[in-house]
RNA sequence: CACCUUAGCAAACUGCCGGAAACGGCAGGACGCAAAGCGAAUGGGGGCUAAGGCGCGACUUUGCGCUAUGCCAGCCCGGCUGCCGGA
Repeated sequence: CACCUUAGCAAACUGCCGGAAACGGCAGGACGCAAAGCGAAUGGGGGCUAAGGCGCGACUUUGCGCUAUGCCAGCCCGGCUGCCGGA
């Protein structure tokens, strides 16, 4: 990095399981992906959730706001590792 080979991953959705939720795991399923491999408790930015905590209201329950220590690498940049072919 325009071309080749053999492979790989798997969005939405469905089922089961875990979780307060976001979301994750497994199975099915393919929208896509040349890193859709790793990494988000210490590279930077962004996003989601709010159990607990704090504040307010209420003062029994319940409600509203803020908050990550929870999450997203299939949001972007950067980092690490790596298959085939070409130069």
Molecule: c-di-GMP-I riboswitch aptamer